A computed fold for a 75-nucleotide RNA from a Candidatus Bathyarchaeota archaeon, annotated as transfer RNA.
[in-house]
RNA sequence: AGCGGGGUAGGGCAGCCAGGCUAGCCCGCGGGGCUCAUAACCCCGAGGUCGAAAGUUCAAAUCUUUCCCCCGCUA
Numbered sequence: 001a002g003c004g005g006g007g008u009a010g011g012g013c014a015g016c017c018a019g020g021c022u023a024g025c026c027c028g029c030g031g032g033g034c035u036c037a038u039a040a041c042c043c044c045g046a047g048g049u050c051g052a053a054a055g056u057u058c059a060a061a062u063c064u065u066u067c068c069c070c071c072g073c074u075a
Stems, first nucleotide, its partner, number of pairs: 001074007010027004020058001029045005051067005
């Protein structure tokens, strides 16, 4: 330098191709229930400017462009 994969909650991931419901799942965290008590189990809750900016559109995590970061391959 070229190519490929990835960036979504504290951690790990889906959703993107085919735009439209309040962006979901597991773990973790907080509260409550259960228990003599703890664990397990059950219920509720908080936590996300979807890597950044711009564009298209009535509407963008999703489409387009540029850039940043991580991993791999080639030279």

The RNAcentral record of the sequence draws on ENA. Its mean pLDDT, the model's own confidence on a scale to 100, is 84. Its Rfam family is "tRNA". Its family is annotated with triplet codon-amino acid adaptor activity in the Gene Ontology.